The prediction has a mean pLDDT of 89. Predicted 3D model of a 251-nucleotide part of an RNA (large-subunit ribosomal RNA, domain VI) from a Bacteroidia bacterium. The source organism's lineage runs through Bacteria, Pseudomonadati, Bacteroidota and Bacteroidia. It matches the Rfam family "Bacterial large subunit ribosomal RNA". It was read from a public genome assembly.

Context: one part of a larger RNA
RNA sequence: CGUAAGUAAGUUGAGGGGAUCUGACUCUAGUACGAGAGGACCGAGUUGGACGCACCGCUAGUGUAUCUGUUGUUCCGCCAGGGGCACAGCAGAGUAGCUAUGUGCGGACGGGAUAAGCACUGAAAGCAUCUAAGUGCGAAGCCCACCCCAAGAUAAGCUUACUUUUAAGGGUCGUAGGAGACGACUACGUAGAUAGGCUACAGGUGUAAGUGCAGCAAUGCAUUGAGCCGAGUAGUACUAAUUACCCGUAA
Numbered sequence: 001c002g003u004a005a006g007u008a009a010g011u012u013g014a015g016g017g018g019a020u021c022u023g024a025c026u027c028u029a030g031u032a033c034g035a036g037a038g039g040a041c042c043g044a045g046u047u048g049g050a051c052g053c054a055c056c057g058c059u060a061g062u063g064u065a066u067c068u069g070u071u072g073u074u075c076c077g078c079c080a081g082g083g084g085c086a087c088a089g090c091a092g093a094g095u096a097g098c099u100a101u102g103u104g105c106g107g108a109c110g111g112g113a114u115a116a117g118c119a120c121u122g123a124a125a126g127c128a129u130c131u132a133a134g135u136g137c138g139a140a141g142c143c144c145a146c147c148c149c150a151a152g153a154u155a156a157g158c159u160u161a162c163u164u165u166u167a168a169g170g171g172u173c174g175u176a177g178g179a180g181a182c183g184a185c186u187a188c189g190u191a192g193a194u195a196g197g198c199u200a201c202a203g204g205u206g207u208a209a210g211u212g213c214a215g216c217a218a219u220g221c222a223u224u225g226a227g228c229c230g231a232g233u234a235g236u237a238c239u240a241a242u243u244a245c246c247c248g249u250a251a
Base pairs, nucleotide, nucleotide: 001152005163006162007161008160009159010158011157015149016148017147018146021049022048023047024046025045026044027043033038051106052105053104054103055102059100060099061098062097066093067092068091069090070089071086072085073084074083075082076081110144111143112142117137118136119135120134169247170246171245172244173189174188175187176186177185194240195239196238197236198235199234200233201232203229204228205227210223211222212221213220214219
């Protein structure tokens, strides 16, 4: 821009893409078969491999400042207690998120038309013949079925609702993230839990400081699972989402 008014939702599916893998074992059955040795078809089940999709409850990893320990140095006048720097100083652990090595699920079932092949009926050719007319079965393959996209499918589809006028509905702006390079998308904007703060809880770290007690002291014990805490879950308008402006008027 188009889809001959505009708008918000919901849909159909022309068409396109993805997937399509496979082993071992058990039963049937030591059966059929075979002198024996050996040893099935068909059918039913169990459990794997590789691959794919999703997820983070479990296991495991990361987690650049979440907690703790600790070395050197410097600063906060000194002690005590702390801050900075040294690869994040080093070391131990680790929430959310992101992940695999972890977990869940998938290939299926079934239908249609067929290939090779196997047949029925059957003449040409009184027989025979799967074929010439006609009919059936038959594959991991083809068309469906499963998952995803999809009306620019210009053949532009369908349904519902709203607006008949500064309308309906969008945007700017702001607070954000299940989104994200930017646009976009999604949630919210006081009739409000969108983010921050605060409170509680979960979770992490691992018993803070101060004080008291014991010890000459280092240190230990008690207060104390304490103190501190990024992303988590809730609650709460304390702070910030104010006011406002623009587009949109056609049949």